The RNA shown here (small-subunit ribosomal RNA) has 1496 nucleotides and comes from a Candidatus Bathyarchaeota archaeon. Rfam family: Archaeal small subunit ribosomal RNA. A reference for the family is Yusupov et al. (2001), "Crystal structure of the ribosome at 5.5 A resolution", Science. Rfam links the family to the GO terms structural constituent of ribosome and ribosome. Its mean pLDDT, the model's own confidence on a scale to 100, is 81. The sequence was found in a public genome assembly. The organism belongs to Candidatus Bathyarchaeota, within Archaea.
[in-house]
RNA sequence: ACUCCGGUUGAUCCUGCCGGACCCCACUGCUAUCGGGGUGGGACUAAAACAUGCGAGUCGAGCGUCUUCAAGCUAUGGUGAAGGCGCGGCGAACGGCUCAGUAACACGUGGCCAACCUACCCUUUGGACGGGGACAACCCCGGGAAACUGGGGCUAAUCCCCGAUAGAUGAGAAGGCCUGGAAUGGUUUCUCAUCCAAAAGACGUUUAGACCAUGCUUCUAGGCGUCGCCAAAGGACGGGGCCGCGGCCGAUCAGGUUGUUGGUGAGGUAACGGCUUACCAAGCCUUUAACCGGUACGGGCCGUGAGAGCGGGAGCCCGGAGAUGGGCACUGAGACAAGGGCCCAGGCCCUACGGGGCGCAGCAGUUGCGAAAACUCCGCAAUGCGCGAAAGCGUGACGGGGCUAUCCCGAGUGCCGUCCGCUGAGGAUGGCUUUUCCACGGUGUAAGGAGCCGUGGGAAUAAGGAGAGGGCAAGACUGGUGUCAGCCGCCGCGGUAAUACCAGCUCUCCGAGUGGUGGGGAUGAUUAUUGGGCUUAAAGCGUUCGUAGCCGGCCCGGCAAGUCUCCCGUUAAAUCCAGCGAUCUAAUCGUUGGACUGCGGGAGAUACUGUUGGGCUAGGGGGCGGGAGAAGCCGACGGUACUCUCGGGGUAGGGGUGAAAUCCUAUAAUCCCGGGAGGACCACCAGUGGCGAAGGCGGUCGGCUAGAACGCGCUCGACGGUGAGGGACGAAGGCUGGGGGAGCGAACCGGAUUAGAUACCCGGGUAGUCCCAGCAGUAAACGAUGCGGGCUAGGUGUUGGGGCGGCUACGAGCCGCUUCAGUGCCGCACGGAAGCAAUUAAGCCCGCCGCCUGGGGAGUACGGCCGCAAGGCUGAAACUUAAAGGAAUUGGCGGGGGAGCACCACAAGGCGUGAAGCUUGCGGUUUAAUUGGAGUCAACGCCGGGAAACUUACCGGGGGCGACAGCAGAAUGAAGGCCAGAUUGAAGGUCUUGCUGGACGAGCUGAGAGGAGGUGCAUGGCCGUCGCCAGUUCGUGCCGUGAGGUGUCCUGUCAAGUCAGGCAACGAUCGAGACCCGCAUCCCUUGUUGCUACUGUGCGAAUAGCCAGGCACACUAGGGACACUGCCGUCGAUAAGGCGGAGGAAGGAGCGGGCCACGGCAGGUCAGUAUGCCCCGAAUCCCCCGGGCCACACGCGAGCUGCAAUGGCAGGGACAAUGGGUUUCAACCCCGAAAGGGGAAGGUAAUCUCUAAACCCUGCCUCAGUUGGGAUCGAGGGCUGUAACUCGCCCUCGUGAACAUGGAAUGCCUAGUAAUCGCGUGUCAUCAUCGCGCGGUGAAUACGUCCCCGCUCCUUGCACACACCGCCCGUCGCUCCAUCCGAGUGAGGUUUGGGUGAGGCGUGGUCCUUUGUGGCUGCGUCGAAUCUAGGUCUCGCAAGGAGGGAGAAGUCGUAACAAGGUGGCCGUAGGGGAACCUGCGGCCGGAUCACCUCCU
Repeated sequence: ACUCCGGUUGAUCCUGCCGGACCCCACUGCUAUCGGGGUGGGACUAAAACAUGCGAGUCGAGCGUCUUCAAGCUAUGGUGAAGGCGCGGCGAACGGCUCAGUAACACGUGGCCAACCUACCCUUUGGACGGGGACAACCCCGGGAAACUGGGGCUAAUCCCCGAUAGAUGAGAAGGCCUGGAAUGGUUUCUCAUCCAAAAGACGUUUAGACCAUGCUUCUAGGCGUCGCCAAAGGACGGGGCCGCGGCCGAUCAGGUUGUUGGUGAGGUAACGGCUUACCAAGCCUUUAACCGGUACGGGCCGUGAGAGCGGGAGCCCGGAGAUGGGCACUGAGACAAGGGCCCAGGCCCUACGGGGCGCAGCAGUUGCGAAAACUCCGCAAUGCGCGAAAGCGUGACGGGGCUAUCCCGAGUGCCGUCCGCUGAGGAUGGCUUUUCCACGGUGUAAGGAGCCGUGGGAAUAAGGAGAGGGCAAGACUGGUGUCAGCCGCCGCGGUAAUACCAGCUCUCCGAGUGGUGGGGAUGAUUAUUGGGCUUAAAGCGUUCGUAGCCGGCCCGGCAAGUCUCCCGUUAAAUCCAGCGAUCUAAUCGUUGGACUGCGGGAGAUACUGUUGGGCUAGGGGGCGGGAGAAGCCGACGGUACUCUCGGGGUAGGGGUGAAAUCCUAUAAUCCCGGGAGGACCACCAGUGGCGAAGGCGGUCGGCUAGAACGCGCUCGACGGUGAGGGACGAAGGCUGGGGGAGCGAACCGGAUUAGAUACCCGGGUAGUCCCAGCAGUAAACGAUGCGGGCUAGGUGUUGGGGCGGCUACGAGCCGCUUCAGUGCCGCACGGAAGCAAUUAAGCCCGCCGCCUGGGGAGUACGGCCGCAAGGCUGAAACUUAAAGGAAUUGGCGGGGGAGCACCACAAGGCGUGAAGCUUGCGGUUUAAUUGGAGUCAACGCCGGGAAACUUACCGGGGGCGACAGCAGAAUGAAGGCCAGAUUGAAGGUCUUGCUGGACGAGCUGAGAGGAGGUGCAUGGCCGUCGCCAGUUCGUGCCGUGAGGUGUCCUGUCAAGUCAGGCAACGAUCGAGACCCGCAUCCCUUGUUGCUACUGUGCGAAUAGCCAGGCACACUAGGGACACUGCCGUCGAUAAGGCGGAGGAAGGAGCGGGCCACGGCAGGUCAGUAUGCCCCGAAUCCCCCGGGCCACACGCGAGCUGCAAUGGCAGGGACAAUGGGUUUCAACCCCGAAAGGGGAAGGUAAUCUCUAAACCCUGCCUCAGUUGGGAUCGAGGGCUGUAACUCGCCCUCGUGAACAUGGAAUGCCUAGUAAUCGCGUGUCAUCAUCGCGCGGUGAAUACGUCCCCGCUCCUUGCACACACCGCCCGUCGCUCCAUCCGAGUGAGGUUUGGGUGAGGCGUGGUCCUUUGUGGCUGCGUCGAAUCUAGGUCUCGCAAGGAGGGAGAAGUCGUAACAAGGUGGCCGUAGGGGAACCUGCGGCCGGAUCACCUCCU
């Protein structure tokens, strides 16, 4: 050093990546007031091409000559200025630009040269003598378009040459000295050979002399001074060379090399050297990465980071390299030379076509390229450089300015009042200030600009960009849009109320800036040295031996390489840090110090590492001993089963399956007995037993071989560990050759199954399985756990060895304790994301190796190696994707398991439905409309929905309606009303014509009323259903990192999470129960409208009834009692409770209801009402008439009536309850055959009224489409209602259909129940076969079970969580994208051989009007360019082929996830539309039940 956040899930923890927040660079959108500073600005792409101007000259004090001007002059003088051409000297090798090449001694750093050079400069010493010559300019004559060039003639020098002197080099000899680590160096002498210096110059001054008139301004000698010249030595500066170390990627580059490695001779260079050459030898480099390929100028430094690192190398400085591409030398101190030369190539330009010229990667500028980058500016005033004695000249180096928000720093866009406004936003107005701004003057500067100083004016001249769903700061604002348009780094928004799109408003962040895109760093401990991992997430090589490497036991001594301390040198400057200073501050600049973690040298220390010497035995090896073992190889022998065959017996089937069939069998099968042949295998023993490195190994015996454990007072003495490459072994399958072949059995052929069945099942069956010899080299080759060593609690089995003790049947016997080695289970600490692991570690440490870095593409492509092939080993990228994944949790689910329960389950039964006719609802069809809703249970006699109008929402036709506001209109008369006519089904509704009326007005724009118009997926409320269920939770505690768990589990029990016992739980809530209502028994109270036992001498013919008492009974409706497993027996645990019994009206919840949890089902209802939003608004509103909801080829549901004799018909007779009743129920009477009609008492109700049928008795019918059944149709009549045609009900007569007990399937029901019989009521004017109730008659069969359908609980698996109506795989089809192969084709790089060969260099020969840098020519060598033949690499295009990825709801199947319906997966082989199937071997990362063993 110090922050994380969003994204995999229903939720959790982890792994892991993606994204966000930060800094920097480039470009870019929008916007923009000013100043200071910068070592910002065509680096990134085109080291592409360039018009024009400028960028290197200078020296007259080296020299010749020419021109012009000025001055002087007859000797007291003998000058000056400017310029041209040329000779000569110095410079032009610096400075400036760029980064193509270069992976190299190119660079950096530190050394070395005993192997070197260095002009100008400095120091020292010595010298500068004698002679000679040429060429420019100039003059003359030529060639050429030009560029330029040829010939002749003159001439000077600091130009050139010869000689002398000095000297240098080489060889030989001698000897000493000096430096030094070391002489090959220096020095001395002798001899020989070779080579070989100079400018008696210039200027100033001075002295002496000569000369000077056609004009001239000159010459000679000497002294002094300055500058120059020559030689030698030294220095300085600058260079050249060599070496150690350091710094990119690729091993899909593993071998490279022939001048290559070394030697000798020679050549060459300033100098060493294969630098070059001839000869000799065969070396040299390389896994410490040679060679090859790719990329790249290197460093100081720069960005980022806490640092280690990672990334960069433009600008400034140092070094290198290059100058259109390539080559070459010349000159020179220095070049193989950016503004010099020659040549080739390509490009451009001029041309008279003969020939010439050019090279901005200098400064500006142009074109091109591109996302991308400035003025054809000023000046040599400063700094520096070149030349010069100097003055000075030159300088696109440099110093300045211009453009550009490119970076850093600084400043500003105002301040204070009053008023309006909402306390706002904002606006108006008054005052103040003037940094900036504008104007002027001075200063500033080479000249300007800026700045600074001064004066005046004036709030004037100056704010934006991005964002507001989360991450992430800021809207639950408004409008628009409606999975569209669009947004989005990631997650994700948008399908009609969008805080997420587009806008407005408001707000947030930063601010002259702010966003976007691309790149880099950090975040990332996601490359882990600091500082990660590998059982299951990605990751331990299948195993072992061993090379290099790395690591290495105990003791003593030496050395000092590593290591540590101190000192010296170096680490350029700039940069960085600290202090001080300058600019008002800052940035910036100056200065002083430090740092630059490095390298070299010296001195010291010696613990550790290293090295060396000596010793030791604890590691390791060897020896000996007795034991154990499916260890390996070879040989021999044996056994059962099987198949075939022979013989005998025997007869009709056998075999196979879920069921079958194919198949075998009368030529005798299957079956039994006996003989023979063959191949494979080795039951029991057999064991979480043994052995082996792993793969693997199992009958018996023998031989050979190997290893491990134990024991030993034996022996060696660190000999060890690991192990990149490499070698060996390596299941099954596969391959080659040769055998063998019984059984099994890929492929294949049949039979089944199935929608299909290339499968699962069945019958056959070839390779193969077996042996020998080879190859191959892979597996879920697994403990998914590399090898070795040390340390860290235990318990309990088992195998082998040793020790001790006991027993003994004396057996290699049994038992116990202990120890070493192996092999299991349980378990602490500790570890882990958890599952788990735990002395056999996944704990704590050490050593070494291998491997991993999101998912897919892909273990694929290409390349290489191996293989006969199949294939193996090694092993990418483009592209695509936000996850993929591990462990565990809660649910849900399973064609998983266990337990319990229920007549919406079964079983045992009863009665039905499903067939018929009819009623009713639904679908479908039809229709102008047949309004709409509801759709498994949980829609379908449901919406109380029995619709004639109304209802009514639908269809046809007609009519009506706008509160309120604004604008047209209106006293020139609105709205409204009306006669007549027209229109019409009808109508002052409308129209025509008029009358009336007296103030409003629907023509326009808004806005309303109303809406059974939309949305039940925006809602409330209500309801259904799970649920005739027994569950749902909370508090505290405890467990777990957490989601969560525990409680709520287990055993027994119950209708029940009911209760009891156990238990890290203890309690509690809502449910269950309790509670409420009704029925059943009894008691009390009450006594009318109820009752009538009793009393009366009452009335009455009466035992009928009535009356008066009465309240006992019944009843009414209030209260209370009773039932609690209380008692007995038994079972159970002594519990809870079960069973049986007693008593009781009732017995274990007495019976029946009401109520019915937390919640789920986007269940139903906007059409009951309510209600958000949307829509219609003179019609989707309101009213009227008519029609429709009632249609009818059909399908479904629910019912009614039946099919008859347990019946029908006729006659007679009897017994209820619940309820209803004033526009009503109606006794009773009359009429009618009846429906019904006409009267009418009573009843506002325990009073009156509506009221039974089945049943009983008698008679007929006699098994038939009937005296069953009543549909349908005809006729007549009645009732309700405005109205019964569509389309009501009833009565009578006539008609008399289907139907003779209902296939598959399916419903309800356990007692006053089913079944059956009627009655009441709701709706209602009328109309029930409906709903809700009521009573009458009144059974059968379980007293169980979990088999079917379900529900609850526990457990298990899961790839599901929208939760199995889940998820999901592959082929095929379509579209798009990138890739691979590809006959070939095009371009480029590089390389090899050969040819041609410009030109250079070296060396000969020859020629001459010109002896020259000459011509011609030979040889050798180097050699650009080009041609040709190959090798190799890269890129582009490509018919066609291949797989991959991504796409909307395509096609086929169902492979995987549950036992996924045939367990899955791995390797291999064959087959198949496809997922896949099958064989062989392996794994558990398989469910379930059972057994064995082991552990607790």